RNAcentral holds the sequence, with entries from Rfam.
This is a predicted structure of an 87-nucleotide RNA (c-di-GMP-I riboswitch aptamer) from Cohnella lupini.
Of the family's consensus pairs, 95% are formed in the model.
Its Rfam family is "c-di-GMP-I riboswitch aptamer". About the family: GEMM was predicted in a large-scale screen for bacterial structured RNA regulatory elements. Rfam 15.1 lists 5,092 matches to the family in 1,772 species.

């Protein structure tokens, strides 16, 4: 040095909530805030989940039901990258 691994050490991220603000939602961003992460960094490639404007279907009206091109990386893989070094 590399893989693995996860003690210790410097840090890092940032749920749940409130506020604004974008969106048809689902969400998603700013900024309070910390429930937690060794990849809770990056990709929507593959499963999985949500949502239905639009579009079909139905239907006197109102409704309901289908579909993702919309959306989750802190849901689970997979690909890439990455601090620090004891067992």
């Nucleotide at each position: 040095c590399a893989c693995a691994c996860g003690a210790a050490a410097a840090g890092g991220c940032a749920a749940a909530c409130c506020u604004u603000u974008u969106g048809a939602a689902a969400a998603a961003a700013a900024g309070g805030g910390a429930c937690g992460c060794a990849a809770a960094g990056c990709u929507a490639u593959g499963g999985g989940u949500c949502u239905a404007a639009g579009g079909g279907a139905c239907u006197u009206c109102u409704a309901u039901c289908c579909u993702a091109u919309g959306a989750c990386u802190g849901c689970c893989a997979a690909g890439c990258u990455a601090c620090c070094g004891a067992a």